This is a predicted structure of a 476-nucleotide part of an RNA (small-subunit ribosomal RNA, 3' major domain) from a metagenome.
Context: one part of a larger RNA
This record gives sequence, structure tokens and C1' cells, in this order.
RNA sequence: UGACGGGGGUCCGCACAAGCGGUGGAGCAUGUGGUUUAAUUCGAUGAUACGCGAGGAACCUUACCUGGGCUAGAAUGUGAGGGAAUAUAUCAGAAAUGGUAUAGCCAGCAAUGGCCCGAAACAAGGUGCUGCAUGGCUGUCGUCAGCCCGUGUCGUGAGAUGCUGGGUUAAGUCCCGCAACGAGCGCAACCCCUAUGUUUAGUUACCAGCACGUUAAGGUGGGGACUCUAGACAGACUGCCUGCGCAAGCAGAGAGGAAGGAGGGGAUGACGUCAAGUCAUCAUGGCCCUUACGCCCAGGGCUACACACGUGCUACAAUGGCCGGUACAGAGGGUAGCGAGGUAGUAAUACUGAGCCAAUCUCAAAAAGCCGGUCACAGUUCGGAUUGGGGGCUGCAACUCGCCCCUAUGAAGCUGGAAUCGCUAGUAAUCGCAAAUCAGCAAUGUUGCGGUGAAUACGUUCCCGGACCUUGUACA
Repeated sequence: UGACGGGGGUCCGCACAAGCGGUGGAGCAUGUGGUUUAAUUCGAUGAUACGCGAGGAACCUUACCUGGGCUAGAAUGUGAGGGAAUAUAUCAGAAAUGGUAUAGCCAGCAAUGGCCCGAAACAAGGUGCUGCAUGGCUGUCGUCAGCCCGUGUCGUGAGAUGCUGGGUUAAGUCCCGCAACGAGCGCAACCCCUAUGUUUAGUUACCAGCACGUUAAGGUGGGGACUCUAGACAGACUGCCUGCGCAAGCAGAGAGGAAGGAGGGGAUGACGUCAAGUCAUCAUGGCCCUUACGCCCAGGGCUACACACGUGCUACAAUGGCCGGUACAGAGGGUAGCGAGGUAGUAAUACUGAGCCAAUCUCAAAAAGCCGGUCACAGUUCGGAUUGGGGGCUGCAACUCGCCCCUAUGAAGCUGGAAUCGCUAGUAAUCGCAAAUCAGCAAUGUUGCGGUGAAUACGUUCCCGGACCUUGUACA
């Protein structure tokens, strides 16, 4: 000087407390451990691994296993020599691959070039090892308020001072004081979305007034008001008032205002810590393999299952289940696509097919809600696991191992021990919608979007984490 203390002081955070809803019990989904296996590819492992890499494992992917094959190789360049390329048919084979037959030249006057095969050689290839050799990227402490420097001064020196103190703040934010005076990286602001208004513009959006029109409908003429769209601007600054205060600032159900003291959200992550993570995104040093640790193919595996854990979904019901009627979003996607409408089917879906490269057409039905009916507290008209049968779709192909529909079946489960998690407002809870990936889908995941919409916070003694000052130390 740090670090640490079951030392002290001050302060903060869904840290506790006050509340609301969960997990832990059940079934299933998913990840992991373990076990099994020819293989169950690899990585991630307290917080900071475990619906994580994977935003799509039937083949492919794929890295694993078994078997069948290749050896200058699956890919790029040079290339003696040879042949058009290629198409069709056919034989062996699981395919890779090997063979057979037929057809088959473009440009250029020419040399030759184009495309394919291809000996030798140069050169390849490796998801093999090392993240403790590395770059890059990332997690974490933590969006915590800290971390440093120049000059000066103090100290023999390590170092200190500044950065401490008194206030204040979300903040090393600002003020006052002070052997310090300044500066940098952080904080804040500048950026984006959102809340109000003005203005410009008016199609594919809108429809107040006017006209036409319809069973109905901005459907048509038209309009530029309104909504909206998307450009420009305004607006919030403790600016004004009162009180307190030297000031910074604090308090006020003060005024005005759509908004008030950082208005709400996002992006943004200092010096560093964990030899944290990643050699399997990529790049890369070294090491290792080179008829194989490389490459091609078929099938299998990554989907196993006495068990243990994490994360979720669905429930255990009446604030509910079922049936009928009826209302209101936002944000997205669409041409190898979205597909209205019609027809067939109980349905999944099939056939047909208007429109749309989309503020125009379409996916599209929002759901919870509201109205009416029914059930009457039961393992039930709760719950839907599991299994039988029949179908549909994608795709060469659904046995291992896809999703969906119909019918039958109707398991556990009656609110969950010790323990433990999230959340302070348009939040929790609850309800549906969309997208990426994607032929299809194991999505209950992820990322977004809107609808309905709470309770509680006395307070900081305690638990956890953190900041500053101070003190002790046999630790560095």
C1' cells in the first nucleotide's frame, strides 16, 4: 500500500422486511449428471454450466459407431497426354463406385482457346492436442462509482497528498473548506423509441361537411377537417413562487403544463478481477496424423433408461369446465411465397383459384372479455398422461425417430416437507398474437407485440452483495 476481520461509523441495492405469484409434490417437455451402449460426437460445471453453443439432429446436418470404398485425394492453381461438354438407356452394387451401348463441337483464316478426364511434381486435408502459447469475441463483479496521470508539496524510502473533511447527489454529481493546482478514462449529456403540440405533405391510410350509391360497405365523385403515416420544429431548465440553506441543493397534493425534478424505456459497460469461457464460428504459434487422426457412401447413433438435479408447460377446478352468440389490438411475415372465395370432408386437409413483390391483397380467428344456457363439488362434463383403431401433411424416405386430425381409452394429480426463486407500476399476475431458424417438425423454447391489470414498502436490527472513511493484523 492492499486484502481480510463473527472491528467501528456512514450509505446503497427486490438484500431483508411488507406484499403478490411461483419452484420444491404430480404428469409431460427440455437440458445435465449418472448408467448403458458398437456409438450414445464435442464443448459449457458455485454465483458467472444445466430450454447453454443448438434461431430447427428422420437422410443431410454430423464432428460419433459399424460396414463398403479412395489415396496428390472431396475443394483451388500449374499440368505432359487424351477427349467436346453433355444427354439417354442399361448391367453389378446398399450406395459410393465400376462397366456397357447410342446420340453428340462452339469460337477463330490459322495457331489456338473454351469445357471435361488426367500421369508426375509443387501444393493439400485434419471439428486431432494445447483457451495454461495467442488474436478476436464474450461472461462476471457492475451501469457499481470508481480508476489513473502531470506539476508541486510532504516523507530517508515504499508511498502520501490531490481522491481526505463538512454538506449534497442516482453518480469522484455539485458546493464549501483544505498544500495543493490542473488533466484524462469513467458519471451525466450528445443517439434511438415513447408521452404533448405546431407545421409541411395526403396514397395504398382517413371520412367531418356535400353529392351518388348499397341488403351492407370510404364502395364512388370529392375533401385536406379528424385519425394516421413521416420529415422539420417547439417543449422541461428546479426556469417561476414559498420555506430552509454561505452555496450546492432539499422540501411543497404551489402555479402553469401533455409531461416535474434523471418523465418512461433502450443502446452505451472505466482501470481491472476470475491463467473465467471459446483452438468446434473464425484466425493463429507449437505439437501430432499423412493408403490415415484425411476423404466418399449406406445403415445406425446423437432420441438409450433402475435413477438424481436444473429450467419449463399442463393441471389439481365453480373467480371454473363445456355449448351457442357477440366485441376490441399491436407488431410482424409473404412470389419455389401468402393464399381470399367456392366445392368435398366431422376434421386434419384436398381440389379449384381472385388478389398481392403488399399502409392496396393475404396470413388473420385475436384470446382473456361480455350475453345466454348447462354442470352442482364428485377423482367429476375437473385433469389430460398412456395406449388401441382409422386417417391427413411434409419429404427419395416418417421402423428406429416427425407433426396434425377423428374415434375409443381416461393414469397421476384434491395446492405440494425441509428449503428456495421472481417482481416496486402499465410492473407482478393473467390472456392471446407474430417472427427468426425451417421441406416438415418434436416450440411447452427464444425474441418481440399488444389486451386486462393488482397488492405492498413501517423501516434498515438481521441475511446476501456492494461503495466510502477509520481501526487491528503473525496474510500478500
Its mean pLDDT, the model's own confidence on a scale to 100, is 84.